[in-house]
């Protein structure tokens, strides 16, 4: 440095859930908790995936009309790195 996780040691990381706190929402933080990680460090570029506050469309009601409320949809600029590719880095051991 480069490629690998058989056995090892040291370490670390935290699904479900509960409690709080953001936040429209998906979800994130922070405590507790351990299902499971050898990148489950970091980073939303691309692909999936959630979500749809805002905005479009249709249709119904009210109203002379601008309009409003309601329903259904379509949308990420919102979120996921513990989906999945491509980046970066890094602890211990094998060769």
């Nucleotide at each position: 440095a480069g490629u690998u996780g058989a056995a090892a040691a040291a370490a670390g990381c935290a699904a479900a859930c509960u409690a709080g706190a953001u936040g429209a929402a998906a979800a994130u933080c922070u405590a507790g908790g351990a299902c499971g990680c050898a990148a489950a460090g970091c980073a939303a570029a691309c692909g999936g995936u959630c979500u749809a506050a805002g905005g479009g469309a249709a249709g119904u009601u009210a109203a002379u009309a601008g309009u409003a409320a309601c329903u259904u949809u379509c949308u990420a600029u919102g979120a996921u790195a513990g989906c999945g590719u491509a980046g970066c880095u890094a602890c211990c051991g094998g060769c």

The RNA shown here (c-di-GMP-I riboswitch aptamer) has 95 nucleotides and comes from uncultured Colwellia sp. Its Rfam family is "c-di-GMP-I riboswitch aptamer". Rfam's curators write: GEMM was predicted in a large-scale screen for bacterial structured RNA regulatory elements. The organism belongs to Colwellia, within Bacteria. Its mean pLDDT, the model's own confidence on a scale to 100, is 87.